Background
The RNA shown here (transfer RNA) has 74 nucleotides and comes from a sheep gut metagenome. Its mean pLDDT, the model's own confidence on a scale to 100, is 81.
RNA sequence: GUGCCCGUAGCGAAAUUGGAUAUCGCAUCAGACUCCGACUCUGAAGGCUGCCGGUUCGAACCCGGCCGGGCACA
Numbered sequence: 001g002u003g004c005c006c007g008u009a010g011c012g013a014a015a016u017u018g019g020a021u022a023u024c025g026c027a028u029c030a031g032a033c034u035c036c037g038a039c040u041c042u043g044a045a046g047g048c049u050g051c052c053g054g055u056u057c058g059a060a061c062c063c064g065g066c067c068g069g070g071c072a073c074a
Base pairs, nucleotide, nucleotide: 001073002072003071004070005069006068007067010026011025012024013023019057028044029043030042031041032040050066051065052064053063054062
């Protein structure tokens, strides 16, 4: 340099190949339980989906360009 794959809360994943409020687990915080903790249960907070643009009534999803990571080939 070329081709392919990936990028979504602190971490790991999902979102039925465009449809409405982006879901789950762990972690965090609060409450219940307990003599106190742990476990368990309940609840809460945390994202505008790597960045910028485009298509569309509507984009995490489609298209283009960039950035980062991985694999292969030169």